Annotation
The RNA shown here (TPP riboswitch aptamer (THI element)) has 98 nucleotides and comes from an uncultured Alphaproteobacteria bacterium. Its mean pLDDT, the model's own confidence on a scale to 100, is 78. The sequence was found by an Rfam model in a public genome assembly.

[in-house]
RNA sequence: UCAACACGCUUGGGGUGUCCGGGUCUGAACCGGGCUGAGAAAAACCCAUAGAACCUGACCCAGGUCAUUCUGGCGGAGGAAAGCGGCACAAGGCAUGG
Repeated sequence: UCAACACGCUUGGGGUGUCCGGGUCUGAACCGGGCUGAGAAAAACCCAUAGAACCUGACCCAGGUCAUUCUGGCGGAGGAAAGCGGCACAAGGCAUGG
């Protein structure tokens, strides 16, 4: 002389499917259960530029499943929401002395 990540606060961004049963004239809303997942309307979960949270591509492609944003590809593609604190009298660098 001096950052940043983790982390915290505030603010903001985002998704909520599929199958079975009930319900219903049919269907939807709604209720219960199964599957995957951080999360399938929880006042919860995830993410905020070091950005795969999430969206577009996509009624996409391959595999698998009762079925599905189930798995992988696509994806060194394009978009996508920030400030402060703190870490930090630090690490490191330079100078001087021993």